[in-house]
Molecule: c-di-GMP-I riboswitch aptamer
Organism: Bacillus altitudinis
RNA sequence: CCUCGAUAAUGGCAAACUUGUUGAAAGAUAAGGACGCAAAGCUACGGGUCUAAGGCUGAAAAGCUAUGAUCGCCGGGUUACCGAA
Numbered sequence: 001c002c003u004c005g006a007u008a009a010u011g012g013c014a015a016a017c018u019u020g021u022u023g024a025a026a027g028a029u030a031a032g033g034a035c036g037c038a039a040a041g042c043u044a045c046g047g048g049u050c051u052a053a054g055g056c057u058g059a060a061a062a063g064c065u066a067u068g069a070u071c072g073c074c075g076g077g078u079u080a081c082c083g084a085a
Base pairs, nucleotide, nucleotide: 004083005082012037013036017032018031019030020029021028022027035072041078042077043076045075046074047073048070049069050068054065055064056063057062
């Protein structure tokens, strides 16, 4: 240094849920709260999933559609703390 990841050390993040704000929705965000996480840091690049305002189709009901969202769904890229076996 790479791989790896302790019942080690120092720290970190924060699911569900509640309240406020925001958004058409999915969701985001702040505070509280901890289910978990060794990249649960960053990145929508590939696949998946969610939503469907607008658009298209339709007599209607409804269907399709991402330019919206999710990195705590998986993979890729990229950066990083500690150091037992």